[in-house]
This is a predicted structure of a 528-nucleotide part of an RNA (small-subunit ribosomal RNA, 5' domain) from an uncultured prokaryote.
Context: one part of a larger RNA
RNA sequence: GAUUGAACGCUGGCGGUAUGCUUAACACAUGCAAGUCGAACGGUAACAGAACUAGCUUGCUAGUUGCUGACGAGUGGCGGACGGGUGAGUAACGCGUAGGGAUCUGCCUAACAAUGGGGGAUAGCCCGGUGAAAACCGGAUUAAUACCGCAUACGCUAAGGGAGAAAGGGUGCCUCUUCUUGAAAGCACUCGUUGUUAGAUGAACCUGCGUUGGAUUAGCUAGUUGGUAGGGUAAUGGCCUACCAAGGCGACGAUCCAUAGCUGGUCUGAGAGGAUGACCAGCCACACUGGGACUGAGACACGGCCCAGACUCCUACGGGAGGCAGCAGUAGGGAGUAUUGGACAAUGGGCGCAAGCCUGAUCCAGCCAUGCCGCGUGAGUGAAGAAGGCCUUCGGGUUGUAAAGCUCUUUCAGGUGGGAAGAAAAGGUUAGUGUUAAUAGCACUAGCUGCUGACGGUACCACCAGAAGAAGCACCGGCUAACUACGUGCCAGCAGCCGCGGUAAUACGUAGGGUGCGAGCGUUAAUC
Numbered sequence: 001g002a003u004u005g006a007a008c009g010c011u012g013g014c015g016g017u018a019u020g021c022u023u024a025a026c027a028c029a030u031g032c033a034a035g036u037c038g039a040a041c042g043g044u045a046a047c048a049g050a051a052c053u054a055g056c057u058u059g060c061u062a063g064u065u066g067c068u069g070a071c072g073a074g075u076g077g078c079g080g081a082c083g084g085g086u087g088a089g090u091a092a093c094g095c096g097u098a099g100g101g102a103u104c105u106g107c108c109u110a111a112c113a114a115u116g117g118g119g120g121a122u123a124g125c126c127c128g129g130u131g132a133a134a135a136c137c138g139g140a141u142u143a144a145u146a147c148c149g150c151a152u153a154c155g156c157u158a159a160g161g162g163a164g165a166a167a168g169g170g171u172g173c174c175u176c177u178u179c180u181u182g183a184a185a186g187c188a189c190u191c192g193u194u195g196u197u198a199g200a201u202g203a204a205c206c207u208g209c210g211u212u213g214g215a216u217u218a219g220c221u222a223g224u225u226g227g228u229a230g231g232g233u234a235a236u237g238g239c240c241u242a243c244c245a246a247g248g249c250g251a252c253g254a255u256c257c258a259u260a261g262c263u264g265g266u267c268u269g270a271g272a273g274g275a276u277g278a279c280c281a282g283c284c285a286c287a288c289u290g291g292g293a294c295u296g297a298g299a300c301a302c303g304g305c306c307c308a309g310a311c312u313c314c315u316a317c318g319g320g321a322g323g324c325a326g327c328a329g330u331a332g333g334g335a336g337u338a339u340u341g342g343a344c345a346a347u348g349g350g351c352g353c354a355a356g357c358c359u360g361a362u363c364c365a366g367c368c369a370u371g372c373c374g375c376g377u378g379a380g381u382g383a384a385g386a387a388g389g390c391c392u393u394c395g396g397g398u399u400g401u402a403a404a405g406c407u408c409u410u411u412c413a414g415g416u417g418g419g420a421a422g423a424a425a426a427g428g429u430u431a432g433u434g435u436u437a438a439u440a441g442c443a444c445u446a447g448c449u450g451c452u453g454a455c456g457g458u459a460c461c462a463c464c465a466g467a468a469g470a471a472g473c474a475c476c477g478g479c480u481a482a483c484u485a486c487g488u489g490c491c492a493g494c495a496g497c498c499g500c501g502g503u504a505a506u507a508c509g510u511a512g513g514g515u516g517c518g519a520g521c522g523u524u525a526a527u528c
Stems, first nucleotide, its partner, number of pairs: 001528004006524005013375006020367001021333001027330002030328003035078003040075002043071002047069003050065007085286003094211007103203002108199008116150001118148002126139004154161001167190002170187002175183002212258003219249003224246008261283004265276004288309005311322004339365001341364003347361001348359004378408004388399004412469001414464005422455001427449009472517005477498003483512005493500002
């Protein structure tokens, strides 16, 4: 000199923009952070409508009917493995980089084939029991895109294994019927389901090289190193087991100890290098501590399960419940770090045909001069060089065009009015094309229409009034830009280094003056 996720002191007008527990991976009250689908299913607890019944205050009350919109609880599907947090552990194929072959991959894309025929349960609802309650238990009963066989496809290979599921709106023979927009064979369509193949994406595994300090750590290793056979895995492999051999690593630093998430990057520097890994992005690890598996395409799973432990809470003492290193917030620790805010309008994600629902992701707002950037605190004129202050050789000098005065301007703040963009979609309707027996229906394209904004009446613009509301901090001995007076008298004090102070201190304190930076300025800490 540059820099910082900074802190402290004094001071503090506005805006934009970015950042904001670096310490206790300490403990957590409260709320929210993962749901969704009725176009899979049986249904109907609540709400609304309709129909019917009853009562009458004749438009209200009560009841019935799942009939309709919808939908509590439940079965089922998909998603809770993403998104969000933290850096404890890890010196490792963890990360970075360059490669490899022995693998899996839900949703998505493409192709081919299929979606035949059966069965038995069970939750819910209902009834009952125990219990303080939550839970829990028993009985009867019922559905499915839940479950299980058969057939076929498939498939390994010669021994066995072994798929599937429907739903939606439309049309509709023959009939039924409550006469209707009902039921109904068949027909194609849309969307699902199953099998196989390929792709895409994601994931798993292996290898070369690189990746902190210590030798006051020199030897380490028995599943250890290799082989054979088997098991196991999606897959290679001592990954595991049996047997056999006796190997394997190490001064090119094994082992042990300490420290540490790694990287793109960031800071500094002319560079080489040094330091660092906040925010943002990629990878990894973790989710009260330790262990374990289940489900699943994917986890050994932050807001899932089981066991053990520590801690906390409830209890009617018989038993139970919990996990903020999600967003806010609390206590504690600390020099030190924010709101128990708004909205799903946009972007993205989950579910859904869709409408839509959910989303503390995200977008916004709030707080903090924490950083960076911009703007303002006025402009011109004005010498009687006013008054006052300070200095003085008492003549004067300086503060100083500074002020006052005169003439102007109005950024920003304030007030009034106007006022974008972020919004494109979805939906409705019309036309065309495709599918089709069809002008239904569905899909695509185009036109028209129409609706949606948390921020927020925000950005921006115009007008109004008036210089009006807006300057400090450090320093002035040398380094280092900037000097005098008074006070003090080795005292009080200063100090980054050299050093100042013991009676004229440009070095202490105050004042005047000056210098530097400026909504900041200094100090401390830290890096180059």
Source information:
The RNAcentral record of the full RNA draws on ENA.